[in-house]
RNA sequence: GGCGAUGUAGCUCAAUGGAUAGAGUAAUGGUUUGCGAUGCCAUCGACGGGAGUUCGACUCUCCCCUUCGCCU
Numbered sequence: 001g002g003c004g005a006u007g008u009a010g011c012u013c014a015a016u017g018g019a020u021a022g023a024g025u026a027a028u029g030g031u032u033u034g035c036g037a038u039g040c041c042a043u044c045g046a047c048g049g050g051a052g053u054u055c056g057a058c059u060c061u062c063c064c065c066u067u068c069g070c071c072u
Base pairs, nucleotide, nucleotide: 001071002070003069004068005067007065010025011024012023013022018055027043028042029041030040031039048064049063050062051061052060
């Protein structure tokens, strides 16, 4: 340099163009206990950046960026 993939919560992952963007785990609070651990309940927290298409974009298109792989 060329090609392909990847990017969503602190971490690991979902989401058929129409959902209040969900789950596990972590964190915080409560409950339980003689004290803890476990369990249970609740709270908190996210679509890499920009533009376009569309009535509607996490999802499609283009550019840029991050990370990974392959080729030279």